[in-house]
Context: one part of a larger RNA
C1' cells in the first nucleotide's frame, strides 16, 4: 500500500503453558494409641553373699549382687488428619500461529451516535429495556469570550 481501508467475536485446525477433576501414587514434619532393646534411676516381701558391725559359735545386721516390678527410652506397629509433589478419564477458559468458516459489532452521523452500570435474550460478534456519560455529527436558539 490511505474505505477495494481498518476491524470484532463464535466455530474449525495446530503448538504451548495453565485452572477444575472421581481417583491413583510418593515426600516431609508432627500428633494419638499399642509395643518396647540396651542403659541410667527408683522400689523390692524371693535367692545369693569372703572383707565392716554384733556374737565364743550358730546366726543376725549393714553393704553388695542376682531376680522381679516401675519411670524414662532408640526402634517397630496401628490410626486419623496437616502440608507438599507426580499422575489422571473428562472438563474450563488463555496465549500464540501468511493466506480456513460464519456473519459485520466498532472506527465517518460506520449507515440504529458511541460508551457505561444493570436485567433479559441470541450461533457469534451482539440485540433490547431502564438509568447515567459526551470522549457525539448536523441544525437552530440562549449565555459568555475574542476580533
Nucleotide at each position: 500500500c490511505a474505505c477495494c481501508g481498518c476491524c470484532c467475536g463464535u466455530c474449525a485446525c495446530g503448538u504451548c503453558a495453565u485452572g477444575g477433576g472421581a481417583g491413583c501414587u510418593g515426600g516431609c514434619a508432627a500428633c494419638a494409641c499399642c509395643u518396647g532393646a540396651a542403659g541410667c534411676c527408683g522400689g523390692u516381701a524371693u535367692c545369693c553373699u569372703a572383707a565392716c558391725c554384733c556374737g565364743c559359735a550358730a546366726g543376725g545386721g549393714a553393704g553388695g549382687g542376682a531376680g522381679c516390678c516401675g519411670u524414662c527410652g532408640a526402634g517397630g506397629g496401628u490410626g486419623g488428619g496437616g502440608u507438599u509433589g507426580g499422575u489422571g478419564a473428562c472438563u474450563g477458559g488463555g496465549a500464540c500461529g501468511a493466506a480456513g468458516u460464519c456473519g459485520u459489532a466498532a472506527c465517518a452521523a460506520g449507515g440504529u451516535a458511541g460508551g457505561u452500570g444493570u436485567a433479559c435474550c441470541g450461533g457469534a460478534a451482539g440485540g433490547u429495556g431502564c438509568g447515567c456519560c459526551u470522549g457525539g455529527a448536523u441544525c437552530a436558539c440562549c449565555u459568555c469570550c475574542u476580533u